A computed fold for a 474-nucleotide part of an RNA from an uncultured bacterium, annotated as small-subunit ribosomal RNA, 5' domain. RNAcentral holds the full RNA, with entries from ENA. It matches the Rfam family "Bacterial small subunit ribosomal RNA". The prediction has a mean pLDDT of 85.
[in-house]
Context: one part of a larger RNA
């Protein structure tokens, strides 16, 4: 010089940032993901009898974004360049279609078990839920012939508006290959049987030993295989004249992970933080029969720990989901509050005022320093107190911050300085006391009776709302 810093002593005001670096420990409670009645039957409320509204169900779509965290992972990671064997809801746009029937289930009722969670049975009902038919521009598959393949309706001012179904193209955003780069270790030297390669055959959007049967024995290594140990990479940060070292907190990209292991469903898309199955620890209800959880989301909490905030406010902005919309929901996110944790600004007056009070301190006792400092006397108002007034932030309405920010008047010098250090290095010295004692110390030291080095004091130097220490990095 720098810090995500802690410790000590000290602390006025603002403005911007940052706050669990340890136990990926374990968690009371509250929030953190819903939404559409313009897909659909039911029901209940209220009705001016037109109709509104609310809602448990089924339907749709979202929940794979958003937040967290760094265990894990020296390479199925990241950086950069590059490729072929590929997949994409929502969007945008361009082509062609939406004709005609069916059977079910939830809700609901009935009946039953169960302490609860929940569970089975009999009847009734609707769709944009399910299933067949018709066509086939198209699409797939084929050398062809030719075989397979789709649709849903709802609101309406009746103009149409959202929508469904097949395909092409964009965009955006994602899967998979490859070169190269990418920590320490030879006190780790040999390692490898799906292991290397091919054939057929499964799988996957897709390539591939991905998987699998068979066949051949390859592969990888001192240009470090295999092991072992540490770690999430980048962009960057912090240092330096650079070359480099050294970190990778906040932002931003990207991977990986959800209490620990495994597993698959559903979907465009997960092998899914607040889905689900099954083990396992752990905790909780229980009628002992059996169930019910997962804060590494936001606040709290309990341990741990040198050490890290509030069970706060509001959708007002931006941004997201869902709806045609009004809107709804959003611990994202805009603010507030706690902390000198950091960096930035400011303030604790200003100006006159004695050859110079007091009172310390020190002497060769006269003076000398502190010192124009104070008192005293004029002034200002940063600042703080009262009062009036008041935003932009919001394109018609809405504004959490907040009567905030700022602006006028008034009043008041009033609330506001310390802390380390004076041998050298390294800016700044005297007097006591102490006596190799008590202590000091970053190196060199220092203290044993005149200590400028130990306590105090006086005076000074230095940085100031901060100053020193301790740690780490360069």
């Nucleotide at each position: 010089g720098a810090u995500g810093a802690a410790c000590g002593c000290u602390g006025g005001c603002g403005g911007u940032g940052c706050g669990c670096c340890u136990u990926a420990a374990g968690c009371a409670u509250g929030c953190a993901a819903g939404u559409c009645g313009a897909a659909c039957g039911a029901g209940a409320u209220c009705u001016u009898c037109g109709g509104a509204u609310c809602u448990a169900g089924u339907g749709g779509c979202a929940g794979a974004c958003g937040g967290g965290u760094g265990a894990g992972u020296a390479a199925g990671g990241c950086a950069u360049c590059g490729g072929a064997a590929u997949c994409u809801a929502c969007c945008u746009u361009c082509a062609a279609g939406u004709g005609g029937g069916g059977a079910a289930u939830a809700a609901c009722u009935c009946a039953u078990c169960g302490a609860a969670a929940g569970a089975u049975g009999g009847g009734c009902u609707a769709a944009u839920a399910c299933c067949g038919c018709a066509u086939g521009u198209g699409a797939a598959c084929g050398c062809a012939a030719g075989u397979u393949u789709a649709a849903a309706g709802u609101c309406u001012u009746c103009g149409g508006g959202c929508g469904c179904u097949u395909g092409g193209a964009g965009a955006g955003g994602g899967g998979c290959c490859g070169a190269u780069g990418u920590a320490u270790u030879a006190u780790c030297a040999g390692u490898u049987a799906g292991u290397u390669g091919g054939u057929g055959g499964g799988g996957u959007a897709a390539u591939g030993g991905c998987c699998u049967a068979c066949c051949a024995a390859g592969a990888c290594a001192a240009u470090g295989a295999c092991g072992a140990u540490u770690a999430g990479c980048c962009g960057a940060u912090g240092u330096g004249a650079g070359a480099g070292c050294a970190u990778g907190a906040u932002c931003g990209g990207c991977c990986a992970c959800a209490a620990u292991g495994u597993u698959a469903c559903u979907g465009a898309g997960a092998c899914a933080c607040g889905g689900a199955a099954c083990a396992u620890a752990c905790a909780c209800c229980u009628a002992c029969g059996g169930g019910u959880g997962g804060c590494a989301g936001c606040a709290a909490c309990u341990g741990g720990g040198a050490a890290u905030c509030u069970u706060g406010c509001g959708c007002a902005a931006u941004g997201g989901a869902c709806g045609a919309a009004a809107g709804u929901c959003u611990g994202a996110c805009g603010c507030a509050g706690c902390g000198a944790c950091a960096c930035c600004g400011c303030g604790u007056g200003u100006g006159g005022g004695a050859a110079g009070a007091a009172g310390c301190u020190u002497c060769u006792a006269g003076g000398a320093g502190c010192g124009u400092a104070a008192a005293c006397c004029a002034c200002u108002g940063u600042g703080g107190c009262g009062a009036g007034g008041g935003a932009a932030g919001a394109a018609a309405a809405g504004g959490a911050c907040g009567g905030u920010a700022c602006c006028u008047c008034g009043c008041u010098a009033g609330a506001a300085a310390g802390c380390a250090c004076c041998a050298g290095c390294u800016a700044a010295c005297u007097a006591c006391g102490u006596g190799c004692c008590a202590g000091a110390a970053g190196c060199u030291u220092c203290g044993g009776u005149a200590a400028u080095a130990c306590g105090u004091a006086g005076g000074g130097u230095g940085c100031g709302a901060g100053c020193g220490u301790u740690a780490u990095c360069c």